The RNA shown here (transfer RNA) has 72 nucleotides and comes from an uncultured Candidatus Berkelbacteria bacterium.
It matches the Rfam family "tRNA". The family's RNA type in Rfam is transfer RNA. From the family's description: Transfer RNA (tRNA) molecules are approximately 80 nucleotides in length.

Order: sequence, then structure tokens, then C1' cells
RNA sequence: UGCCCGGUGGCCAAGUGGUAAGGCGCCUGAUUCUGGAUCAGGUUACCGUAGGUUCGAAUCCUACCCGGGCAG
Repeated sequence: UGCCCGGUGGCCAAGUGGUAAGGCGCCUGAUUCUGGAUCAGGUUACCGUAGGUUCGAAUCCUACCCGGGCAG
């Protein structure tokens, strides 16, 4: 320098045009002598950045940033 893959809550991770699942964590309560475990409820993402397309974009297009891989 070129090509490929990836970037979504505190962490992991699904979603591939109609407004973001799930798990872990955290908070509250129940239970317990206490803790853990279990159960119930709650918590938190305008989706790497900036534009574009569209009635509508995490999703499609462009540039750039960051991480990883391959080639030179």
C1' cells in the first nucleotide's frame, strides 16, 4: 500500500429495509439465620464516524476511523 473479515448496552451476542432478541452482569423484592442457588420484576444500545439512497436504514451505497487476517 492492496484485498478480505469485523465494530450493536458494562461484557458476550442475534438481527441482512418496517425502528434492536437472548445470555451474563447490575438493581429491587420473595425465599434463607446469613450467603449462595432459585423465582419474580426492573435496568441499559438513535447500532464505529460523517454523508447519500429511501416514505422508512443496524441492514443498501460512498468516504473515513479502529481491530484482526492475507499478500507485497
The sequence was found in a public genome assembly.